[in-house]
């Protein structure tokens, strides 16, 4: 240098054009416990940036950033 594949709450992920952007763990609060722990219940929290295409893009194109993987 070339191809290739990744990017979503704090972590680890699901989402294949109309979604309330879900789920587990943390995490904060309640409840049960004499108290910690378990266990229930509520909750906080995210699409990597920039442009297009479309009535609408987390999602489909291009560029760019960062991360991996091959080839040299």
């Nucleotide at each position: 240098g070339g191809c290739c594949c990744c990017a979503u709450c704090g972590u680890c992920u699901a989402g294949c054009g109309g979604u309330u952007a879900g789920g587990a763990c943390u995490c904060a609060g309640g409840g049960u416990u004499u108290u910690c722990a378990u266990c229930c219940c509520u909750g906080c929290a995210a699409c990597c940036g920039g442009g297009g295409u479309u009535c609408g893009a987390u999602u489909c194109c291009c560029c760019g950033u960062g991360g991996g993987g091959u080839c040299a």
A computed fold for a 72-nucleotide RNA from Patescibacteria group bacterium UBA1370, annotated as transfer RNA. It was read from a public genome assembly. It matches the Rfam family "tRNA". From the family's description: Transfer RNA (tRNA) molecules are approximately 80 nucleotides in length. The family's RNA type in Rfam is transfer RNA. The coordinates come from a structure-prediction model, not an experiment, and the mean pLDDT is 82.